Predicted 3D model of a 528-nucleotide part of an RNA (small-subunit ribosomal RNA, 5' domain) from an uncultured bacterium. Model confidence (mean pLDDT): 82 of 100. The full RNA is in RNAcentral, with records from ENA.

Context: one part of a larger RNA
RNA sequence: GAUUGAACGCUGGCGGCAUGCCUUACACAUGCAAGUCGAACGGCAGCGCGGGAGCAAUCCUGGCGGCGAGUGGCGAACGGGUGAGUAAUACAUCGGAACGUGCCCAAUCGUGGGGGAUAACGUAGCGAAAGCUACGCUAAUACCGCAUAAGAUCUACGGAUGAAAGCGGGGGAUUCGCAAGAACCUCGCGCGAGUGGAGCGGCUGAUGGCAGAUUAGGUAGUUGGUGAGGUAAAGGCUCACCAAGCCUUCGAUCUGUAGCUGGUCUGAGAGGACGACCAGCCACACUGGGACUGAGACACGGUCCAGACUCCUACGGGAGGCAGCAGUGGGGAAUUUUGGACAAUGGGCGAAAGCCUGAUCCAGCCAUUCCGCGUGAGUGAAGAAGGCCUUCGGGUUGUAAAGCUCUUUCGCAAGAGAAGAAAGAUUAUUUUUUAAUAGAAGAUGAUUAUGACGGUAUCUUGAUAAGAAGCACCGGCUAACUACGUGCCAGCAGCCGCGGUAAUACGUAGGGUGCGGAGGCGUUAAUC
Numbered sequence: 001g002a003u004u005g006a007a008c009g010c011u012g013g014c015g016g017c018a019u020g021c022c023u024u025a026c027a028c029a030u031g032c033a034a035g036u037c038g039a040a041c042g043g044c045a046g047c048g049c050g051g052g053a054g055c056a057a058u059c060c061u062g063g064c065g066g067c068g069a070g071u072g073g074c075g076a077a078c079g080g081g082u083g084a085g086u087a088a089u090a091c092a093u094c095g096g097a098a099c100g101u102g103c104c105c106a107a108u109c110g111u112g113g114g115g116g117a118u119a120a121c122g123u124a125g126c127g128a129a130a131g132c133u134a135c136g137c138u139a140a141u142a143c144c145g146c147a148u149a150a151g152a153u154c155u156a157c158g159g160a161u162g163a164a165a166g167c168g169g170g171g172g173a174u175u176c177g178c179a180a181g182a183a184c185c186u187c188g189c190g191c192g193a194g195u196g197g198a199g200c201g202g203c204u205g206a207u208g209g210c211a212g213a214u215u216a217g218g219u220a221g222u223u224g225g226u227g228a229g230g231u232a233a234a235g236g237c238u239c240a241c242c243a244a245g246c247c248u249u250c251g252a253u254c255u256g257u258a259g260c261u262g263g264u265c266u267g268a269g270a271g272g273a274c275g276a277c278c279a280g281c282c283a284c285a286c287u288g289g290g291a292c293u294g295a296g297a298c299a300c301g302g303u304c305c306a307g308a309c310u311c312c313u314a315c316g317g318g319a320g321g322c323a324g325c326a327g328u329g330g331g332g333a334a335u336u337u338u339g340g341a342c343a344a345u346g347g348g349c350g351a352a353a354g355c356c357u358g359a360u361c362c363a364g365c366c367a368u369u370c371c372g373c374g375u376g377a378g379u380g381a382a383g384a385a386g387g388c389c390u391u392c393g394g395g396u397u398g399u400a401a402a403g404c405u406c407u408u409u410c411g412c413a414a415g416a417g418a419a420g421a422a423a424g425a426u427u428a429u430u431u432u433u434u435a436a437u438a439g440a441a442g443a444u445g446a447u448u449a450u451g452a453c454g455g456u457a458u459c460u461u462g463a464u465a466a467g468a469a470g471c472a473c474c475g476g477c478u479a480a481c482u483a484c485g486u487g488c489c490a491g492c493a494g495c496c497g498c499g500g501u502a503a504u505a506c507g508u509a510g511g512g513u514g515c516g517g518a519g520g521c522g523u524u525a526a527u528c
């Protein structure tokens, strides 16, 4: 000199962009953060509607609008947080072969015929609760057989094995049916099987980047082979047997520290330091361990076991996990609102309407950073008054103020105040295109609905210089000096050093210098 996720002191007008627990991966009250589908299903708790009874309260009834709870499907493995662990099962770069894949894309082959249950519900019972039990009833795109098998898997090449589910819209001759409707035809969405692809994921090789030798030997499934098991898949991944290997002073092992990278800061560069925000990867989810479900997890807001802690209890037993968003206590020098909205972008579900979304978009707080603007402009010597100094003549503050003439950004007051996406319906017109606009060859119209931000940005009008400057320093380094007070006291100090009666070094005042190229200035900490 540059820099910071900074803090502290004094001061503080406005706006824009951004950042905001670096410490206790400490403990957490409360609310919200993952649901959705009735076009899979049986149904009907509540609300509305229709019908009926009754003087009325109300009751009965219809699954009609819709829909609590339940079965079922998809999602919940994404998104969001944190950096404890990890020195290599990580990360970065360049490669590899022995793999998997829901949703998506392309083409292919199928979608026939049956069965038995079960929740909800009803009845009865247990329990303080969480919840649980028995009996009975019922449906499905839930579950299980049979048939079929192009392709798939296995094969001794003869053969063998294994599948599915329906739902919705429309139609009119015929048939069935009391009717609703069904058969039938057609369209759409699904379902099963395998193939290819895309994207994603699992595995694996090499190279690279910390410190310590006051850590020199380490290793026994350890290193390799044969066989078997296991996995989606290679492999000591696991097991039986056999061999005795494997790593290491080019630093093994051990110990300490640490998430890694793109990058950030600094520097002429080479380097050095760092890894907040943003982006990619990894790891973790009260602590330790395990598996289940599933295309995908060994799963933050799932489950089981153990532990610590907290809470409820009728003492028999139960409930919980903010390193999600806010917020609280604690720790600390120190870090924000228990806000609004799904309008946009994106995600989940759904045919869609739509619902959900503390992701996200916004608003709030803080001079925390960076940037922009303002606190007025011109004129004005009687060099006013006052202050300070004085050799008492004067000097300085100082064109500074006052006065006069202007302007009104920002602020204040009032008024006006947009555009924008996605989606759907109808009508008209001529080609292309299908995009919201613009653009392209000319011309495009009408209707309905839609914005949290926000009556915000912006614009217009009005009045008035009106509402807006500080901080540090002045002995040398280092730009800037005098007076008074104090008297080795009080105090200052980055280093040298000042202060013991004339202190340019302490304190105050006047003046000055620097920064503020007028919202900062200084101190501390940290890096180059």
Base pairs, nucleotide, nucleotide: 001528002527003526004525006524007523008522009521010520013373014372015371016370018368020365021331026329027328028327030326031325032324035074036073037072040071041070043067044066047065048064049062050061051060052059053058081284082283083282091208092207093206094205095204096203099201100200101199104197105196106195108193109192110191111190112146114144115143121136122135123134124133125132126131152161153160154159166189167188168187169186170185171184174183175182176181210256211255212254217247218246219245222244223243224242225241226240227239228238229237259281260280261279262278263274264273265272266271286307287306288305289304290303309320310319311318312317337363339362340361341360345359346357347356348355349354376406377405378404379403386397387396388395389394410467412462413461414460415459416458425447426446470515471514472513473512474511475496476495477494481510482509483508484507485506491498492497